The RNA shown here (transfer RNA) has 74 nucleotides and comes from Dechloromonas sp.
The coordinates come from a structure-prediction model, not an experiment, and the mean pLDDT is 81.
Its Rfam family is "tRNA". Rfam's curators write: Transfer RNA (tRNA) molecules are approximately 80 nucleotides in length. It is annotated as a transfer RNA.
Lineage of the source: Bacteria > Pseudomonadati > Betaproteobacteria > Azonexaceae > Dechloromonas.
RNA sequence: GGUGAUGUAGCUCAGUUGGUUAGAGCGGUGGAUUCAUAACCCACAGGUCGGCAGUUCAAUUCUGCCCAUCACCA
Numbered sequence: 001g002g003u004g005a006u007g008u009a010g011c012u013c014a015g016u017u018g019g020u021u022a023g024a025g026c027g028g029u030g031g032a033u034u035c036a037u038a039a040c041c042c043a044c045a046g047g048u049c050g051g052c053a054g055u056u057c058a059a060u061u062c063u064g065c066c067c068a069u070c071a072c073c074a
Stems, first nucleotide, its partner, number of pairs: 001073007010026004019057001028044004050066005
C1' cells in the first nucleotide's frame, strides 16, 4: 500500500428484513438479609449505537468518505 472483518453501557457481547421509549451477563450504587462479610434476592443509575455527510416521513440498521483495532496479501 491492497483486501476483508469489527466498532452498541465501565468490561464482554446480543439486537434490529429501517418504525414510538435500545437490551443481557458481569461490574457500580442503594436496599433487604446476616452478629458481620461473602453469596443469593430487590431496585436504581449508567448509551452522541466510532465520526461526518447522504437517502428517507423516519437511520443504531441502508450508502459514501474518514478514524481506530484485528486478520490476510504484498